[in-house]
RNA sequence: GCGAAGGUAGUUCAGUGGUAGAACGUCUGCUUCCCAAGCAGAAGGUCGCGGGUUCAACUCCCGUCCUUCGCU
Numbered sequence: 001g002c003g004a005a006g007g008u009a010g011u012u013c014a015g016u017g018g019u020a021g022a023a024c025g026u027c028u029g030c031u032u033c034c035c036a037a038g039c040a041g042a043a044g045g046u047c048g049c050g051g052g053u054u055c056a057a058c059u060c061c062c063g064u065c066c067u068u069c070g071c072u
Stems, first nucleotide, its partner, number of pairs: 001071007010024004018055001026042005048064005
C1' cells in the first nucleotide's frame, strides 16, 4: 500500500428501514441473625465520528478514525 471482519449500556453480545434490547454487573427494596442464593424494581446508550438518501437510518450509500486478521 491492497483486501476482509468488527466498533451498539460498565462487560459480553443481539438487532437486515418504523419508539434500541438480552445476559452478567451496579443501585434500591423484599426475604435471612448475617452473607450468599432467590424474587421485585430502577438507573445506565448523542448506536466510533462527519455527511448523503428517505416521511422515517443502528440498518442503505460516501468519507474518515480505531481494533483484529490476511496479502504484498

Annotation
The prediction has a mean pLDDT of 83. A computed fold for a 72-nucleotide RNA from Candidatus Roizmanbacteria bacterium RIFCSPLOWO2_01_FULL_45_11, annotated as transfer RNA. It matches the Rfam family "tRNA". Rfam's curators write: Transfer RNA (tRNA) molecules are approximately 80 nucleotides in length. The family's RNA type in Rfam is transfer RNA. The organism belongs to Candidatus Roizmaniibacteriota, within Bacteria.